[in-house]
This record gives sequence, C1' cells and structure tokens, in this order.
RNA sequence: CAGAGAAAAGGGUAAACUCAAUGAAAGGUAGGGGUGCAAAAGCCAUAGGGUCUAAGGUGCAUUUACAUUAUAACAGCAUGGCUGCCGCU
Repeated sequence: CAGAGAAAAGGGUAAACUCAAUGAAAGGUAGGGGUGCAAAAGCCAUAGGGUCUAAGGUGCAUUUACAUUAUAACAGCAUGGCUGCCGCU
C1' cells in the first nucleotide's frame, strides 16, 4: 500500500424509557439508561430516493375540524460519497 475480514485485543457508540430546557410539530441538545451497531450505528440532507411533521400557504368547512404542501426534520431507512482503528494474508 492492497485484499478479505471481526477470531482476538483495545475499545467506540448509545435504542426504548426517563429528567431538564427548547421547537408549531417531527425532532435535535443535555443528564440518567443500555437496546443494538462488525467495521465506520463516524461525517455528508448542497447526491438523489425513502420516511416523518405541517408552523406558514392553498382548498374546503364554518361547533373548531378535514385534505394537501417542506422551506422544517430523520445519517440507528437503504443506496451513494468522504475520512479513519485493529489484527490476518
């Protein structure tokens, strides 16, 4: 440097739930917590797809709703891109 990989070692991260403040919400941040992730469950939403919410807009309704829409969000949805750890060959 390349290839295939997670047996070992060192570890990393942190689901649900909960607490605090925040946001229209989805959600993100942070403390607890620990479900999982096997080589990036690291980063990128300005790579498109997908998922999610609907403040605002539009339509309808006028006993208080309904439908639709992302500019809001999700990288722990898959693909894609970038950068790395470990040993083996």
c-di-GMP-I riboswitch aptamer from Thermosediminibacter oceani, 89 nucleotides, folded computationally.
NCBI's taxonomy places the organism under Bacteria, Bacillati, Clostridia, Thermosediminibacterales, Thermosediminibacter.